[in-house]
RNA sequence: GGCGACGUAGCCAAGUGGCAAGGCGGGGGUCUGCAAAACCCUUAUUCGGCGGUUCAAAUCCGCCCGUCGCCUCCA
Numbered sequence: 001g002g003c004g005a006c007g008u009a010g011c012c013a014a015g016u017g018g019c020a021a022g023g024c025g026g027g028g029g030u031c032u033g034c035a036a037a038a039c040c041c042u043u044a045u046u047c048g049g050c051g052g053u054u055c056a057a058a059u060c061c062g063c064c065c066g067u068c069g070c071c072u073c074c075a
Stems, first nucleotide, its partner, number of pairs: 001071007010024003018055001025043006048064005
């Protein structure tokens, strides 16, 4: 340099045009003599960035950034 995959909450992770699941963790509460456990509530006005298409974009398209893999080149 070329090709491909991936990027979603503090962490893991589902969702591939129509209100962003779930688990761990955090916060609050119930319970308890105090804890632990259990249970309940809560925690993304937002999906790497910018632009485009569309009534509507995490999802489709373009460019860029980052990570990983393969190939190639140089030493």
This is a predicted structure of a 75-nucleotide RNA (transfer RNA) from a Clostridia bacterium. Rfam family: tRNA. It is annotated as a transfer RNA. Model confidence (mean pLDDT): 81 of 100. The sequence was found in a public genome assembly.